This is a predicted structure of a 477-nucleotide part of an RNA (small-subunit ribosomal RNA, 3' major domain) from a metagenome.
The full RNA is in RNAcentral, with records from SILVA.
Context: one part of a larger RNA
RNA sequence: UGACGGGGCCCCGCACAAGCGGUGGAGUAUGUGGUUUAAUUCGAAGCAACGUGAAGAACCUUACCUGGGUUUGACAUGCUCAGGACCGUCGGUGAAAGCCGACUUCCCCUUCGGGGGCCUUUGCACAGGUGCUGCAUGGCUGUCGUCAGCUCGUGCCGUGAGGUGUUGGGUUAAGUCCCGCAACGAGCGCAACCCCUGUCCAUAGUUGCCAUCAGGUUAUGUUGGGAACUCUAUGGAGACUGCCGGUGAUAAGCCGGAGGAAGGUGGGGACGACGUCAAGUCCUCAUGGCCCUUACACCCAGGGCUACACACGUACUACAAUGGUCGGUACAAAAGGUUGCAAGACCGUGAGGUGGAGUUAAUCCCCAAAGCCGGCCUAAGUUCAGAUUGGAGUCUGUAAUUUGACUCCAUGAAGGAGGAAUCGCUAGUAAUCGCUGAUUAGUAGGCAGCGGUGAAUACGUUCCCGGGGCUUGUACA
Numbered sequence: 001u002g003a004c005g006g007g008g009c010c011c012c013g014c015a016c017a018a019g020c021g022g023u024g025g026a027g028u029a030u031g032u033g034g035u036u037u038a039a040u041u042c043g044a045a046g047c048a049a050c051g052u053g054a055a056g057a058a059c060c061u062u063a064c065c066u067g068g069g070u071u072u073g074a075c076a077u078g079c080u081c082a083g084g085a086c087c088g089u090c091g092g093u094g095a096a097a098g099c100c101g102a103c104u105u106c107c108c109c110u111u112c113g114g115g116g117g118c119c120u121u122u123g124c125a126c127a128g129g130u131g132c133u134g135c136a137u138g139g140c141u142g143u144c145g146u147c148a149g150c151u152c153g154u155g156c157c158g159u160g161a162g163g164u165g166u167u168g169g170g171u172u173a174a175g176u177c178c179c180g181c182a183a184c185g186a187g188c189g190c191a192a193c194c195c196c197u198g199u200c201c202a203u204a205g206u207u208g209c210c211a212u213c214a215g216g217u218u219a220u221g222u223u224g225g226g227a228a229c230u231c232u233a234u235g236g237a238g239a240c241u242g243c244c245g246g247u248g249a250u251a252a253g254c255c256g257g258a259g260g261a262a263g264g265u266g267g268g269g270a271c272g273a274c275g276u277c278a279a280g281u282c283c284u285c286a287u288g289g290c291c292c293u294u295a296c297a298c299c300c301a302g303g304g305c306u307a308c309a310c311a312c313g314u315a316c317u318a319c320a321a322u323g324g325u326c327g328g329u330a331c332a333a334a335a336g337g338u339u340g341c342a343a344g345a346c347c348g349u350g351a352g353g354u355g356g357a358g359u360u361a362a363u364c365c366c367c368a369a370a371g372c373c374g375g376c377c378u379a380a381g382u383u384c385a386g387a388u389u390g391g392a393g394u395c396u397g398u399a400a401u402u403u404g405a406c407u408c409c410a411u412g413a414a415g416g417a418g419g420a421a422u423c424g425c426u427a428g429u430a431a432u433c434g435c436u437g438a439u440u441a442g443u444a445g446g447c448a449g450c451g452g453u454g455a456a457u458a459c460g461u462u463c464c465c466g467g468g469g470c471u472u473g474u475a476c477a
Base pairs, nucleotide, nucleotide: 001477002476003474004473005472007471008470009469010468011467012466013465015461016460019425020424021423022422023421026317027316028315029314030313031312032311033310034308035307042053043052064303065302066301067300068299069298070297073126077125078124079123082120083119084118088103089102090101091100092099093098107116108115109114128292129291131290132289133288137286138285139281140280141279142277144275149188150187151186152185153184154183155164156163157162168179169178170177194269195268196267197266199237200236201235202234203233204232205231209226210225213224214223215222240263243257244256245255246254247253319418323377324376325375326374327373328372329371336365337364341358345354346353347352384415389410390409391408392407393406394405395404431453432452433451434450435449436448437447
């Protein structure tokens, strides 16, 4: 100087407390361990691995296994030998890869010697490796932690390591600011500058809008028209403790109030200091070294990654009446669409099919569910719950057997609110309800977004956990 202490003091955080809802029990989905297997490819491992890489394993993907093949190679560059334009068509064999054969075609320049491009062939340099090492590395990422810290120059102090500044008194979300002080300044962080959202103004008025006027219709901004409103998207205004009172050291600030759409960082996002964990990744990519080179490379078919006494994580659906079911009826936002989105109509109980209006989109398409109104159910393993299984189908795709999603009929399991333990959340939040998107031919209970309805509680900091500052002890470095 640090680190540590079941030392002290101060402070913060859904850390506890106060509340609300879960997980742990059930069934299923998904990931992991284990076991099994010819293979069940590999990585990730307390928090910070386990719905993670994977925004989507039937083939492909695919790295694994079995079998069939290739050896200058699926891919790149150069040299060399021989031949032919390339391309294309057909036959045989085979699971395919491939192999064998037939046909067609006969490039450009030329000094007619040859040269060039493309393809095949021979040989050689080389290619190739998702093989190993993340403890050789770059890059990228997680984490402490959006925690308030981490440092430097000069000066001063100390023999020196080092200290001071950065400590102290207040204050803040903040090393934020004020005051003091052998310090005076500065940098990386904090904050602000950026984006979205909340109010208003100006400009613009189509594809969007319809207050006023007129026409038309069973009906609809439908038509003439209008530029008010909504909206769209550009530019501005607005919030700064600016104003008032109290308090404070007259300071920084804190408390209350006014005005205001908004009040003290308005709400949310992006943004992550010096460093820590030899944290993660050589299977994104790049790369040193090592290793393989008729194989650890390459092509193909089939299988596997989907196995199943079991254990754990993360979710979904429930156990019902604040409910189930049937009928009627209302209101979003944000996204996406030409390999596409698809209306009306018709067919089918349905998944879906036929067909294709409309537009290259604020135009057209898809547009909620909880909610509200009424009927039935009446406390039961039920009109709860929907697993499992049988049958019949639809769609995608060469192909749904291993192994897809969905529909209809039948079947109707466990489950009666979950032990010890444990998680999330402080407001448009939790809880609850649906909708959209990426990935995809198809497959979403996952992920990323969007809106609808919309709570309870916080006395407080004694205790648990994590963190920051000062101080103290130490036989630790």